[in-house]
Context: one part of a larger RNA
RNA sequence: UGACGGGGGCCCGCACAAGCGGUGGAGCAUGUGGUUUAAUUCGACGCAACGCGAAGAACCUUACCUAGGCUUGACAUGCAGGAGAAAGCUCGCAGAAACGUGAGCCCCUCUUCGGAGUUCCUGCACAGAUGCUGCAUGGCUGUCGUCAGCUCGUGUCGUGAGAUGUUGGGUUAAGUCCCGCAACGAGCGCAACCCUCACUCUUAGUUACCAGCGGGUAAUGCCGGGGACUCUAGGGGGACUGCCGGUGCCAAACCGGAGGAAGGUGGGGAUGACGUCAAGUCAUCAUGGCUCUUACGUCUAGGGCUACACACGUGCUACAAUGGGCCGGACAGAGGGUCGCCAACUCGCGAGAGUGAGCCAAUCCCCAAACCGGUCCUCAGUUCGGAUUGUAGUCUGCAACUCGACUACAUGAAGCUGGAAUCGCUAGUAAUCGUGGAUCAGCUACGCCACGGUGAAUACGUUCCCGGGCCUUGUACA
Numbered sequence: 001u002g003a004c005g006g007g008g009g010c011c012c013g014c015a016c017a018a019g020c021g022g023u024g025g026a027g028c029a030u031g032u033g034g035u036u037u038a039a040u041u042c043g044a045c046g047c048a049a050c051g052c053g054a055a056g057a058a059c060c061u062u063a064c065c066u067a068g069g070c071u072u073g074a075c076a077u078g079c080a081g082g083a084g085a086a087a088g089c090u091c092g093c094a095g096a097a098a099c100g101u102g103a104g105c106c107c108c109u110c111u112u113c114g115g116a117g118u119u120c121c122u123g124c125a126c127a128g129a130u131g132c133u134g135c136a137u138g139g140c141u142g143u144c145g146u147c148a149g150c151u152c153g154u155g156u157c158g159u160g161a162g163a164u165g166u167u168g169g170g171u172u173a174a175g176u177c178c179c180g181c182a183a184c185g186a187g188c189g190c191a192a193c194c195c196u197c198a199c200u201c202u203u204a205g206u207u208a209c210c211a212g213c214g215g216g217u218a219a220u221g222c223c224g225g226g227g228a229c230u231c232u233a234g235g236g237g238g239a240c241u242g243c244c245g246g247u248g249c250c251a252a253a254c255c256g257g258a259g260g261a262a263g264g265u266g267g268g269g270a271u272g273a274c275g276u277c278a279a280g281u282c283a284u285c286a287u288g289g290c291u292c293u294u295a296c297g298u299c300u301a302g303g304g305c306u307a308c309a310c311a312c313g314u315g316c317u318a319c320a321a322u323g324g325g326c327c328g329g330a331c332a333g334a335g336g337g338u339c340g341c342c343a344a345c346u347c348g349c350g351a352g353a354g355u356g357a358g359c360c361a362a363u364c365c366c367c368a369a370a371c372c373g374g375u376c377c378u379c380a381g382u383u384c385g386g387a388u389u390g391u392a393g394u395c396u397g398c399a400a401c402u403c404g405a406c407u408a409c410a411u412g413a414a415g416c417u418g419g420a421a422u423c424g425c426u427a428g429u430a431a432u433c434g435u436g437g438a439u440c441a442g443c444u445a446c447g448c449c450a451c452g453g454u455g456a457a458u459a460c461g462u463u464c465c466c467g468g469g470c471c472u473u474g475u476a477c478a
Base pairs, nucleotide, nucleotide: 001478002477003475004474005473007472008471009470010469011468012467013466015462016461019425020424021423022422023421026317027316028315029314030313031312032311033310034308035307042053043052064303065302066301067300068299069298070297073126077125078124079123080122081121082120083119084118088105089104090103091102092101093100108117109116110115128292129291131290132289133288137286138285139281140280141279142277144275149188150187151186152185153184154183155164156163157162168179169178170177194269195268196267197266199237200236201235202234203233204232205231209226210225213224214223215222240263243257244256245255246254247253319418323377324376325375326374327373328372329371335366336365337364340359341358345354346353347352384415389410390409391408392407393406394405395404431454432453433452434451435450436449437448
């Protein structure tokens, strides 16, 4: 100087408390451990591994296993020699295919005739490796933590390590600002500048809008038209403790108020200092070293990654009446769409099929549910719950046996609110309801990312638990 303390002081955070809803019990989904296996590829392991890499494992992917092939190689460059269809296409044979083999078609392009290009063969250099080392590395990332800190120059003090500044008195979300001070300044962070939501003005008016005028319809901005409104998307304004009162040191600031769409960081996002964890990643990629080179490379078929006495994590669905079934009625936002989204109509109980309009989309399509009204059920393992299983089907795809999703009929398991323990959340939040997208032929999505609808309760307070910041104290630790 740090680090640590079941030392002290001050302060903060859904850290506790006050509340609301869960997890832990059930079934299923998913990840992991373990076990099994020819293989169940690899990585990730307290927080910060475990719906994680994986924004899509039937084949492919695929790295694993078994079997069958190849050896200048599936891929790149160069050199030497050779060939002009040995390449490619079609058909046959054997085969699981790769590969092998036979027949037919085809019989390279340019040229200054030296050669050049292209393809193939042989040979040599070399290729190749998701093989090892993340404790050799780059890059990227997690975490403490969006915590308020981390430093430097000059000066001063100290023999020196170092100190001072950065401490102190106030204040703040903040090393934020003010005052004081042997310090005076400065840098990286904080804040602001950026995006978005909330108010308004202006410009513009189609595919969006329809107040007034006219036309038309069973009805609809449907048509003429309009530029008001909504909206769209470009440019401005607006919020700064600016104003008033009080407190405070005549400060910074805090409390209350006015005006205002918005008030003291207005809500949300992007943004992550010096560093810590030899944190994670050699399997995104790059890369040193090491290793393999008729194999640890490469091609193909099939299998496996989907196994199952068990244990854990994360979720979904429930256990019902604030509910379940049936009938009728209403209201979003954000996205996506041409190998696509698919209206309307017909068929089918349905998944879906047929036909087919529109749309490269503010134009057409995908497109709501909770909710509201009516009615049945009346507390029961039930008209709750839907696992499991049987049968019959639909769709995608070369192919659904291992191992897809969905539909119909039948079946109708556990489960009556969950021990110890434990998690999230302070407002348009929690809870609850549906919608879209990426990946993607299809889908094991109940995941992830986004979107809107309905919409709470509680916070006395900081003694305690956890984490963190500043000052101070002790130390046999560095």
Small-subunit ribosomal RNA, 3' major domain from Gemmatimonas phototrophica, 478 nucleotides, folded computationally. Taxonomically the source falls in Gemmatimonas (Bacteria, Gemmatimonadia, Gemmatimonadales, Gemmatimonadaceae).